[in-house]
This is a predicted structure of a 349-nucleotide part of an RNA (small-subunit ribosomal RNA, central domain) from an uncultured bacterium. Its Rfam family is "Bacterial small subunit ribosomal RNA". Its family is annotated with ribosome and structural constituent of ribosome in the Gene Ontology. The coordinates come from a structure-prediction model, not an experiment, and the mean pLDDT is 86. The full RNA is in RNAcentral, with records from ENA and SILVA.
Context: one part of a larger RNA
RNA sequence: CUGGGCGUAAAGGGCGCGUAGGCGGACAUUUAAGUCAGGGGUGAAAGCCCGGGGCUCAACCUCGGAAUAGCCUUUGAUACUGGAUGUCUUGAGACCGGAAGAGGUAAGUGGAACUGCGAGUGUAGAGGUGAAAUUCGUAGAUAUUCGCAGGAACACCAGUGGCGAAGGCGGCUUACUGGUCCCGGAUCUGACGCUGAGGCGCGAAAGCGUGGAGAGCAAACAGGAUUAGAUACCCUGGUAGUCCACGCCGUAAACGAUGGAUGCUAGCCGUUGGGCAGCUUGCUGCUCAGUGGCGCAGUUAACGCGUUAAGCAUCCCGCCUGGGGAGUACGGUCGCAAGAUUAAAACUC
Numbered sequence: 001c002u003g004g005g006c007g008u009a010a011a012g013g014g015c016g017c018g019u020a021g022g023c024g025g026a027c028a029u030u031u032a033a034g035u036c037a038g039g040g041g042u043g044a045a046a047g048c049c050c051g052g053g054g055c056u057c058a059a060c061c062u063c064g065g066a067a068u069a070g071c072c073u074u075u076g077a078u079a080c081u082g083g084a085u086g087u088c089u090u091g092a093g094a095c096c097g098g099a100a101g102a103g104g105u106a107a108g109u110g111g112a113a114c115u116g117c118g119a120g121u122g123u124a125g126a127g128g129u130g131a132a133a134u135u136c137g138u139a140g141a142u143a144u145u146c147g148c149a150g151g152a153a154c155a156c157c158a159g160u161g162g163c164g165a166a167g168g169c170g171g172c173u174u175a176c177u178g179g180u181c182c183c184g185g186a187u188c189u190g191a192c193g194c195u196g197a198g199g200c201g202c203g204a205a206a207g208c209g210u211g212g213a214g215a216g217c218a219a220a221c222a223g224g225a226u227u228a229g230a231u232a233c234c235c236u237g238g239u240a241g242u243c244c245a246c247g248c249c250g251u252a253a254a255c256g257a258u259g260g261a262u263g264c265u266a267g268c269c270g271u272u273g274g275g276c277a278g279c280u281u282g283c284u285g286c287u288c289a290g291u292g293g294c295g296c297a298g299u300u301a302a303c304g305c306g307u308u309a310a311g312c313a314u315c316c317c318g319c320c321u322g323g324g325g326a327g328u329a330c331g332g333u334c335g336c337a338a339g340a341u342u343a344a345a346a347c348u349c
Base pairs, nucleotide, nucleotide: 004320005319006318007303008302012317014202015201016200017199021195022194023193025088026087027086028085029084030083031082033081034080035077036076037075038074039073040072041071042070049065050064051063052062053061054060091192092189093188094187095185096184097183099180103177104176105175106174107173108172109171110154114150115149116148117147118146119145120144121143125136126135162169163168207248208247209246210245211244212243216242217241221237222236223235224234259316260315261314262313263312264311267294268293269292270291271290272289273288274287275286276285277284278283279282298305299304322349323348324347331342332341333340334339
């Protein structure tokens, strides 16, 4: 390379936008580059293969034939692919009307809870646990009532419900703003498409830098317990951090452990958002898009998957090739650092 694979055995890139490239709808005309057919040239000799001959045979030698990918040239064919031209509307997109939504950003605002502070009532405990103790409290705690302050998160609604490409998004209001879907007019463009190496952007948590904020929680740390010990589990405290602004980091069980696009292949039962029809006006039927449960065919090593495929096919990308060494060393790139990314070998089983 051929071949085989990637839900769980090794293997889908965390996600998107998109460059090159690869692939690409219907009809007609043309061209003849790919493709196919015929002819010619070249394809040295030796060798290999076939047939004959010579050394007594063989090895060896010798003669003849065949074979040879490919390249060049020429004459044709035109189904398919490509090039050119024209046309089309089903793919794709646009316009108008309608719809749902925790999609994003910014500003404002609300109540419950919590902690602290002030004040009132009130008195000896409170807290915590398996049991305790550390801890708090007669300098008046815990409890309870009122007031003030602060920060963070938004109970119920809430739902295998919604939105987003993924990460993710949940009190309320306003402003700005992205995407999606359906229906109708079948109004317009007329293949404008799919994928996407590099590249660019986004990317939970933790972590880093500068400046703020700091109620609760809480790595580290301290103490109390437990224990043979207890650098833990439990308890009392508690600093980074968690929060905000800006800038980095770029990872994850970034998971559906399942890349994207298109077409085809039984159904049944829920649910979300549209549309159409019917009537008994709140139900039924049909349909489109999403989201769940089961299940036929099929598939799978099995588990299972099963129109949201892991079925049947096509196109493009990424990735795998025994375990350990090792996602390591070295080198490169990136980063303030932590480290990330790319990525071996010796050796060993």